[in-house]
Molecule: small-subunit ribosomal RNA
Organism: metagenome
RNA sequence: AGAGUUUGAUCCUGGCUCAGAAUGAACGCUGGCGGCGUGCUUAAUACAUGCAAGUUGAACGAGAAAGAACACUUCGGUGUUUGAGUAGAGUAGCGCACGGGUGAGUAACGCGUAAGUAAUCUACCCUUAAGACUGGGAUAACCUCGUGAAAACGGGGCUAAUACUGGAUAAGCUCACACAGGGGACUGAAGUGAGAAAAGGUGGCCUAUUCAUGAAAGCUAUUACUUAAGGAUGAGCUUGCGUACCAUUAGCUAGCUGGUAGGGUAAAGGCCUACCAGGGCGAUGAUGGUUAACUGGUCUGAGAGGAUGAUCAGUCACACUGGAACUGAGACACGGUCCAGACUCCUACGGGAGGCAGCAGUAGGGAAUUUUGCGCAAUGGGGGCAACCCUGACGCAGCGACGCCGCGUGAGUGAAGAAGGCCUUCGGGUUGUAAAGCUCUGUCAGAAGGGAAGAAUAACCUGGGACUAAUAAGCCUAAGGGAUGACGGUACCUUCAGAGGAAGCACCGGCUAACUCUGUGCCAGCAGCCGCGGUAAUACAGAGGGUGCAAGCGUUAUUCGGAAUUACUGGGCGUAAAGCGCGUGUAGGUGGGUAAUCAAGUCAGGUGUGAAAUCCCGGAGCUUAACUUCGGAACUGCAUUUGAAACUGGUUAUCUUGAGUAUAGGAGAGGAAGGCGGAAUUCCGGGUGUAGAGGUGAAAUUCGUAGAUAUCCGGAGGAACAUCGGAGGCGAAGGCGGCUCUCUGGCCUAUUACUGACACUGAGAUGCGAAAGCGUGGGUAGCAAACAGGAUUAGAUACCCUGGUAGUCCACGCCGUAAACGAUGUUAACUCGUUGUUUAAGGAAUUGACCCCUUAAGUGACAAAGCUAACGCGAUAAGUUAACCGCCUGGGGAGUACGGUCGCAAGAUUAAAACUCAAAGGAAUUGACGGGGGCCCGCACAAGCGGUGGAUUAUGUGGUUUAAUUCGAUGCAACGCGAAGAACCUUACCUGGUCUUGACAUCCCGGUACGGAUCUAGAGAUAGAUCUCACCUCUUCGGAGGAGCCGGAGACAGGUGCUGCAUGGCUGUCGUCAGCUCGUGUCGUGAGAUGUUUGGUUAAGUCCAGCAACGAGCGCAACCCUUACUGCUAGUUGCCAUCAUUAAGUUGGGCACUUUAGUGGGACUGCCUGUGUUAAGCAGGAGGAAGGUGGGGAUGACGUCAAGUCCUCAUGGCCCUUAUGACCAGGGCUACACACGUAAUACAAUGGUUGGUACAAAGAGUUGCGAGUCCGUGAGGAGGAGCUAAUCUCAAAAAACCGAUCACAGUUCGGAUUGGAGUCUGCAAUUCGACUCCAUGAAGUUGGAAUCGCUAGUAAUCGUAGAUCAGCAUGCUACGGUGAAUACGUUCCCGGGCCUUGUACACACCGCCCGUCACACCACGAAAGUCGAUUUAACCGGAAGUCGUUGAGCUAACCCUUUGGGAGGCAAGCGCCCAUGGUUAGAUUGGUAAUUGGGGUGAAGUCGAAACAAGGCA
Repeated sequence: AGAGUUUGAUCCUGGCUCAGAAUGAACGCUGGCGGCGUGCUUAAUACAUGCAAGUUGAACGAGAAAGAACACUUCGGUGUUUGAGUAGAGUAGCGCACGGGUGAGUAACGCGUAAGUAAUCUACCCUUAAGACUGGGAUAACCUCGUGAAAACGGGGCUAAUACUGGAUAAGCUCACACAGGGGACUGAAGUGAGAAAAGGUGGCCUAUUCAUGAAAGCUAUUACUUAAGGAUGAGCUUGCGUACCAUUAGCUAGCUGGUAGGGUAAAGGCCUACCAGGGCGAUGAUGGUUAACUGGUCUGAGAGGAUGAUCAGUCACACUGGAACUGAGACACGGUCCAGACUCCUACGGGAGGCAGCAGUAGGGAAUUUUGCGCAAUGGGGGCAACCCUGACGCAGCGACGCCGCGUGAGUGAAGAAGGCCUUCGGGUUGUAAAGCUCUGUCAGAAGGGAAGAAUAACCUGGGACUAAUAAGCCUAAGGGAUGACGGUACCUUCAGAGGAAGCACCGGCUAACUCUGUGCCAGCAGCCGCGGUAAUACAGAGGGUGCAAGCGUUAUUCGGAAUUACUGGGCGUAAAGCGCGUGUAGGUGGGUAAUCAAGUCAGGUGUGAAAUCCCGGAGCUUAACUUCGGAACUGCAUUUGAAACUGGUUAUCUUGAGUAUAGGAGAGGAAGGCGGAAUUCCGGGUGUAGAGGUGAAAUUCGUAGAUAUCCGGAGGAACAUCGGAGGCGAAGGCGGCUCUCUGGCCUAUUACUGACACUGAGAUGCGAAAGCGUGGGUAGCAAACAGGAUUAGAUACCCUGGUAGUCCACGCCGUAAACGAUGUUAACUCGUUGUUUAAGGAAUUGACCCCUUAAGUGACAAAGCUAACGCGAUAAGUUAACCGCCUGGGGAGUACGGUCGCAAGAUUAAAACUCAAAGGAAUUGACGGGGGCCCGCACAAGCGGUGGAUUAUGUGGUUUAAUUCGAUGCAACGCGAAGAACCUUACCUGGUCUUGACAUCCCGGUACGGAUCUAGAGAUAGAUCUCACCUCUUCGGAGGAGCCGGAGACAGGUGCUGCAUGGCUGUCGUCAGCUCGUGUCGUGAGAUGUUUGGUUAAGUCCAGCAACGAGCGCAACCCUUACUGCUAGUUGCCAUCAUUAAGUUGGGCACUUUAGUGGGACUGCCUGUGUUAAGCAGGAGGAAGGUGGGGAUGACGUCAAGUCCUCAUGGCCCUUAUGACCAGGGCUACACACGUAAUACAAUGGUUGGUACAAAGAGUUGCGAGUCCGUGAGGAGGAGCUAAUCUCAAAAAACCGAUCACAGUUCGGAUUGGAGUCUGCAAUUCGACUCCAUGAAGUUGGAAUCGCUAGUAAUCGUAGAUCAGCAUGCUACGGUGAAUACGUUCCCGGGCCUUGUACACACCGCCCGUCACACCACGAAAGUCGAUUUAACCGGAAGUCGUUGAGCUAACCCUUUGGGAGGCAAGCGCCCAUGGUUAGAUUGGUAAUUGGGGUGAAGUCGAAACAAGGCA
């Protein structure tokens, strides 16, 4: 510090996700040791049991028992001493308000911070001053009587105190008055009067008094006590500032705000009461609701921030729930009291008892959190003079890897790179120096032994010192002595033995370090995001290996970070989310120049505070670290004080440039109201006139013979104002258009004058605000939702047509929204230029309204810098700045629900959540596509010729059938295709019979040549028997080797079994279409572009010109073959002009010709004319055998179709292995209701039949072609010449031509089918061959919709040959003969190329995609109701208790008294207040509900086809 994910790719916007750190954690797997920390986050749920607050005999009275000893005894016991002034209880004092727990409540002066208290208190402690005199009456304990189950209580009697209490004294105390000071609150050291205290205990002493060994009074010391002042500590109260979310909570308040008087409190105060006034709070967020203890700190972060508030520390609140007071210095009190409530327990049913949010522990809840431990040794606390007692505070131990830190599980050496595992291309690689082996060490754990620190200023003893009358006591000092350890025999040290007891977890597709095999087969599963899995999964599961961390490792949850994704630091708003429709204007924010002043902001210094701990820095202590500790720094804050005066701000004065006013002019569809005008439509009346008009793609509905349309005249009425008219003008926007009058707003220019910052923006507020719509009343010509009809259509509730009502118009009132758009808030300043236009002014000039220059205000186009993701913007900014407002934060749900406000309604405005997705989106790029455009081509259409589709047959396919009808090919680009030839074989299929190292290959062992012939069984494969033959090389003659054959064992063979979607190779197709790319450069952030576009031209990206391109490659063309002409060479098997010869080029001869086959020539727009840009080229012409690629062939760019082929071949993987392999016989591939494709033959006279006569090319042939001759009607047979071929043979070419006949018919057309007889091939012709002869003589008379081929030696037509092949073509391939018609042209159909345009497509239009309906699931809204929770108001009722009042009952002290009593006190009654409770009526909120509404998600549903292209109606 970033990364993944939207796309075919790109840039941007934007969300989601990941890598980091952390935790009081939990869960899974695993687990050696130690140190230090830490441990109910949930039910403030309920609690068994034990413990957690007592202490003082030096305040007081009283005072046991058991036991022991002794004495007495009637042996029952009694007494004395001791136990013991002990235990336990009581009065009294102090403590119990600390310490410990928890976080329910609380949004608050609760907390934090800084102040105030002149408005206060403070036990114990310290200092100072003064005092402590003299009396009195009770009471508990105890004894006794009684009630009760108990808890407990009542009556009577006795007694003490540091308990209670009267009097005295008393100040600088309290109160009142007076005085002084002060503005006042108030203060004051001096005055007068009144009032208010006390308690003793312990130790010591006898100097004076009394009794007299010594005591008492007294004295003394100490402690306790009283009063006052001060301190310290702690507390109360008040104030400034800070302290969560919701405005879908906007108004709240009656003691409520203030005053006066009184009460109350330690204390100010409506804290309380009475009276008076009517205030107080609130958009700087009152009130209400929700949530929450706050802080130091903690986690994270670069920081700013964000989250959090366990442990430790400070504060607050609470103690079963609610209320209340008492005591006390302090409480409205966790282990106190009273009352009410809920719950639990005891009960004799009458009544009682209780409160773990103390420490342990239990139940429950929960994912989850420990021992009913030891000790007061240390630290601290309470009481005590002290000893000491108490202390679940605390110190320790136990449990838990819960966290942090440290250590170990060994170290060195060791290559035969062992074995085993895994992988493998079978060579090896890896695990891996890893192990073993050898040499060492000894941490931890284990055993044994030793063994700390934590403990001292205790008491007490011995010294010394001051104090004192004192050698008491206490105090100071410490030189010495002196007891005490829970942890714990722990830390630590030494010794012993021995590598011995000690490694796991997660991950390995990318992010993200780490790869292979096997299994599985969209299954099982994984997954943080993207996404893996449908038979070769580095993504599932296992294994081997690897990577990371390590006594832990992963997962889950949560927080911060990354996220600049709420942006203060540090974002945006033209099109991605986002500028209010537009003005006016309040609060607020911001604000021109100069001078002076103040010092609020600001800046600097000082002071106080900012607790400690934490963090940071430097040290120190535990072996180190964690941890602990010391010092420093820091705590960015607040308050106060001193100073500065530039800037902001306040005040004062002044200025004119911002703003405004006046004056003179100007333009304008600016607004409101009135009047007037012409053209047109429609209607009405009349005239002319006659059959149609109207409307459409075409029609019809409609109008018209009752006279339409058309045309002329006249009239009525409403609405709108052509031309001018313009990217022109005006207005804030909406918007405004005939002419004219009245009223009126704003703007601009110029000149001078005036005011003197008066300004800008603008939350709320308020006004205006198109169209549609609503209300009331008018009006209605045209147009026209709804509606009706006609068409279109599968349908057509639409588009088109004919009608037509609201409405459109006017007046008044609502509505308040629009793509209200420049999708661009308002204002101000600054920043190269060019050009148009409107208005005004000035200049110059003029006949001039022209033209030219300058300025200002508008309104347009282009463009620089700059900005922008790009597109684009660019002085009218989206540039550079300033001020203010509004708005945005992923898509959907949703601008929806609920609530509020507004509205007559329609609806508007404000405005969520659950749930769901990993995207949604912007701009641009390349393609593809378009019922977009332009240009161009092709037998693409058109023009022609001939076909197919109808018939019969052949053949292939589908389907059906079958034991099998083997398999593949399926739009063009499968279907006379693989198959250039299925009777057996082929053959892969079926039935049956057989074989198992195999029909075929290699290796090993043994035997043996191999082979040939015959016979038997069998359908054959096969099995058996007999006969015959006796391999080659070397040799030391023993044998060895090799090939072949037979037998045997196992490795293996074999598979036309599967996967063409694992593949190679080959092939088809677009398409012989003209395209497809690259290097360098340039442009662009980039994908990409340019080049390859443009203008011409071509068959062509062919060529030329131009151009930020310049070049190049694969394609095109050419080079190759063939054909057409020709030269040369050669002349047999070819040829024959001349000579001879023959039946015959038969022979001699010749090579001229033809021809053959080698090598050359020839054609290149080369020449001419025209045209074209002087180009490329094109048109015409000449010459030429051939002319513009001469004809034909071969040749197929980058790529597309997961196109075809695993059955040609090759090949990965999978599968079979006495079978899915191999052999054999027979059958099948040849089936047959039917459908389709491709062909053959026809339907006839351009023909058939018959007779005669001509002319080819190219091929093939020795297992062959086979002549002449003979036989057969013929297929063919006999026979065999010649030929390994320019020699011989197949071989006859056929159409054609010359004659004859047939005369339009199912025929002398046509030949299917069938019967009979044969021929040939072959082992075999039945299933199932071809051919011949005789006989038979079917359909068919030119073929519906539709559809195919062909542009010249072509179509059409005619025959010939070949491959395959024993035999078997109507197929295929090749060859020649005869030989046409037509093309105006590119509108249309199909296919293709280039450019451009749109796009929501990219699997690319066979694309994408919308809505209803049906089904399933999910969350939400409404809903008659119903059940809670919280809360408000009114009323009822009112426990305990304080206060007030009464107090006839009761009553010791002290006071008064007339001695009766009074005063005072208590009980009891009443009153105010008030908790729980009750009733009624609301409010808020939550749950639930028949039914209902829309929303989301799902998959192969249904119906349509709304959007994306002109998306077929933009």